[in-house]
RNA sequence: CGCUCAUCGAGAGGGACUGAGGGAACGGCCCGAAGAAGUCCCGGCAACCGCCACGAUCCUCCGCCGCGACCUCGCGUCGGUUCGUGGAAGAGGUGCUAAUUCCGGCCCGGGGCGAGAGUCGCGCUCGGGGAAGAUGAGGA
Numbered sequence: 001c002g003c004u005c006a007u008c009g010a011g012a013g014g015g016a017c018u019g020a021g022g023g024a025a026c027g028g029c030c031c032g033a034a035g036a037a038g039u040c041c042c043g044g045c046a047a048c049c050g051c052c053a054c055g056a057u058c059c060u061c062c063g064c065c066g067c068g069a070c071c072u073c074g075c076g077u078c079g080g081u082u083c084g085u086g087g088a089a090g091a092g093g094u095g096c097u098a099a100u101u102c103c104g105g106c107c108c109g110g111g112g113c114g115a116g117a118g119u120c121g122c123g124c125u126c127g128g129g130g131a132a133g134a135u136g137a138g139g140a
Base pairs, nucleotide, nucleotide: 001139003138004137005136006135007134008133013042014041015040016039017038021031022030023029026104027103028102043097044096045095048093049092051087052086053085054084055083056082061080062079063078065076066075067074068073101132106129107128108127109126110125111124112122113121114120115119
């Protein structure tokens, strides 16, 4: 960064400093002087990357070794790459630690309610999808 992919109903808080805001924005609804945001310290959760084991892949690409006497070339093993499954005393890199991403908006469908001729409406409800956002791993 108007880029790609995955995930977002689970989980996990104390202290010090400080002192009025915070939950992305908007609408709601919440949290907050029994102390918000922020900074620091010490914990914790989780398992995205990483780590370990096993399996697959080796179509494409890279490396080592062996064989075909050597090069070319071919075949094979192993390692890397990629994918999957499982694991941890999870060292290390992030992340997170009120409320489902707190809920909603846009679209589709079921129900409810109100009106109605076809049908329409909604400060209602349930489900699915989307948008936006967050986090990670990549990319430019």
This is a predicted structure of a 140-nucleotide RNA (SAM riboswitch aptamer (S box leader)) from Nocardioides insulae DSM 17944. The source organism's lineage runs through Bacteria, Actinomycetota, Propionibacteriales, Nocardioidaceae and Nocardioides insulae. The coordinates come from a structure-prediction model, not an experiment, and the mean pLDDT is 77.